[in-house]
Context: one part of a larger RNA
Order: sequence, then structure tokens, then C1' cells
RNA sequence: UGACGGGGGCCCGCACAAGCGGUGGAGCAUGUGGUUUAAUUCGACGCAACGCGCAGAACCUUACCAGGGUUUGACAUCCUGCGACCGCCCUCUAAUAGGGGUUUUCCCGCAAGGGACGCAGAGACAGGUGCUGCAUGGCUGUCGUCAGCUCGUGUCGUGAGAUGUUGGGUUAAGUCCCGCAACGAGCGCAACCCUCGCCUUUAGUUGCCAUCAUUCAGUUGGGCACUCUAGAGGGACCGCCGGCGACAAGCCGGAGGAAGGUGGGGAUGACGUCAAGUCCUCAUGGCCCUUACACCCUGGGCUACACACGUGCUACAAUGGCGGUGGCAGUGGGCAGCUAACUCGCGAGAGCAAGCUAAUCCCAAAAAACCGUCCCAGUUCAGAUUGUACUCUGCAACUCGAGUACAUGAAGGUGGAAUCGCUAGUAAUCGCAGAACAGCAGGCUGCGGUGAUACGUUCCCGGGGCCUUGCACA
Repeated sequence: UGACGGGGGCCCGCACAAGCGGUGGAGCAUGUGGUUUAAUUCGACGCAACGCGCAGAACCUUACCAGGGUUUGACAUCCUGCGACCGCCCUCUAAUAGGGGUUUUCCCGCAAGGGACGCAGAGACAGGUGCUGCAUGGCUGUCGUCAGCUCGUGUCGUGAGAUGUUGGGUUAAGUCCCGCAACGAGCGCAACCCUCGCCUUUAGUUGCCAUCAUUCAGUUGGGCACUCUAGAGGGACCGCCGGCGACAAGCCGGAGGAAGGUGGGGAUGACGUCAAGUCCUCAUGGCCCUUACACCCUGGGCUACACACGUGCUACAAUGGCGGUGGCAGUGGGCAGCUAACUCGCGAGAGCAAGCUAAUCCCAAAAAACCGUCCCAGUUCAGAUUGUACUCUGCAACUCGAGUACAUGAAGGUGGAAUCGCUAGUAAUCGCAGAACAGCAGGCUGCGGUGAUACGUUCCCGGGGCCUUGCACA
């Protein structure tokens, strides 16, 4: 100087307390362990692995297994020879993989020759999701959006180092003020950026409709006041008043204001830590394979199932189930697409067929809401499981897709020890959209609707920051 302490002091955060809702019990979904298997590809393992890589495994994907095949190779460059390519036929077959045969000269150029593509041959080479993340780059997680981490010069110390960065206040903050052998500076903090909330202005179609006509309908004329859209500005600074404070920084209260003391949210992650994660995104050193550890194809597997764990969904009901009525969103997406209306079907859906490259048309129905009924029961709760008949996508739904109808109607009566999330438009609850995608969502990423409890730091637990103390540790 650090690290450590079942030492001390101060401070902070859903850390605790006060609450709300869960998980742990049930069924199912999903990931993991284990077991099984020809294979159940690989990685990730406290927080910070386990709805994670996977924004979507029927084939493909696919890296795994079985079988069949290829060997300059599925792909790149170079050389030689022949030939357009495409196509057609035969054969082995599980196969569009592979093997054999046949036919046919494309472009530039006068020509020589050259080029593109294909086939054959030779070798240089290709190829490897093979190993090493403890050889690496890049990217990422985490402590932690915690308030810290350092440097120059000076001073002090023999030196390692110290000082500055400590102290008194204050702050979300090493934020600022005051003091001080320190004076300054850098990376962080904050601000500058995006978005939401108020106002002004510019603009007025596809948006809107106060006044005037008109219509079933902002439908049409008309208008751009309002809503909205999207550009430019304004607005908040402890600026004003009072109190506290050291006449400071600042704190408390008030006024005005759409907004008040960082207005809410996002993006932004210092020096470093964990030989953290990734050689299977990519790149790359070294090692290894080269008729195979490369490549192609068919089928299977990644979907197994005594069990254990994580994360979720649906419930156990009356703040509810069912039936009916019929209002109110926002984000988004759409041409190999979204698909209105109409007709058929109980329905999934089908047929036909307008509009829309979209503020124009479509997805689209928002759902919780309201009215009636059920009367506390394994029920008009719950929906697993199973049977039958279908629909859709797709070469193809057996292994192994989603959906529909009818029937079936399991466990489950609020869940032990324990444990998680959350402080405001938040939790809880309700639906909607999107990515990837032929099809497949209970996952993820977003969006809006309804809308709470608490608002404290006394104590305990654990985490972090600063100061200080002990130390037989480095």
C1' cells in the first nucleotide's frame, strides 16, 4: 500500500420493514440434469447456466446415427485437352444421390487467338460446426449507471509510497461550497442526443368538421377553426417570495405554471475484476484428418422417459362460469402479400371477387365493460387425457405440425420448509400487434385499456461506497 476481521462510525439501494401479487402442491408447455438409445449433435453451470445460443428441428435446417455413394471434390485460383449449356434414354435403387449411353458448337474477332459455361485429366490445393476461449482478435455478461479510477508539476518520506482524492457541510453523484502543501488536469458524473407531457408557428391530404348546404355515411361542395400528422421554435433556471444555513454550497415551505427542484422513460457502462462466455456467427496462431474427422443422398435422431430441478401457462371458481347486448384503444404489418362484401359450411375453412405498393384499402373482432341466468356442488368450476369425423400448410403431417366439431371429462377445494418480483400510470389484471416463419407461440419484443398498497430507516439479514482501527497475511 492492499486484502481480511463472528472491529467501529457515516451513507445508499425493493436490502429490510409495511404491503400487493406470485413460485414451491395439481395438470400441461418449455429448458436442464439423469437415465435410455444406433444417435438421442454441440455449447452454457451460484448470483451472472437451465422459455439460454434456438427471431420458430416433419424434409431442409443438422453439426448426430444407420445405410448407399463421390474423391481436385458442394466451393476458389492456376494448367492441358475436348465440348456450348440445356435436354433425352437405359440402369442400380429407398433416393432428384450415384453409374452408363445418346444428341447438339454459345459470344468477341478478318484470322491467329481470347472469353463465358460444361465435361475429362494431372497436381498445386480445396474442405473440416475436428481440438485448444488456459495461444488470440472481435463481441458479450457481471460487479454497476456503483461513484469511483488516475496523471503532470510541486511538497513530504532513505524507500515502498503519501499528499492532491483527507477534513466541515451538501448532493443522485470525487455534485458543489468552505478549509487545507498543494496547484492543475484526464477518464467517469452531469449536460449536449432520442422520446412522452404544455404552448406558438409553418403546412392541410389520404387526416379533421365549428359555421352553411348535402348524404344511409365527412358521402359531396366548402373550410383548415378544432383534432391529428411532422418540421421549426418557446418553455424549468432554485428564476421569484419567506424561513434555515457560515453572508457559501445547498435544504424546507409557498406563489405562478402543462410541468419544480435530475419533470417521466430511453440511449449512453470509467480504471478494472471473474485465465467469466464464445475457435459452433465471424476472423485467427498452433495441433490434427486428407479415398476421410472432407462431400452428396435416403431414412432415422435432436420430440426417447422410472425420475429430479428451473422458467412459464391454465386452474382450483360467484370480484366467477355461461348466454345475450353492444360501446371505448394504441403500436404495428401487407404484392410469391393483406384480403372487404357476397354465397356455402355448426365450425376450422372453402368458393367467388372489389380495394390497396396504403394517414386512402385490408388484417380488425379489441378484451376486461353492461344485462340476464346459475346458487357453493368436484358443480353450468376446471380442462388434462382419449375416441370419431374433418380443415389448412406443405413433395410429404407414421415416428413428429397447427386448428375445428361432437363425445370423453383426469388431477386440482389457494399449496410444507423455503423463496421471488414490485414504489406510479408502477404492481396486478385485460386484450392487440410484430419479428423469424410454407405451416407451427403458453416463448420473446413491443403496444395500449382498467388500475392499487406503502411512502419509513428503530432493529435483523445480505450487497455496495467513504473514513477509521487491529493484523502473526501478500
Background:
A computed fold for a 474-nucleotide part of an RNA from an uncultured Hyphomicrobiaceae bacterium, annotated as small-subunit ribosomal RNA, 3' major domain. RNAcentral holds the full RNA, with entries from ENA, Greengenes and SILVA. Rfam family: Bacterial small subunit ribosomal RNA.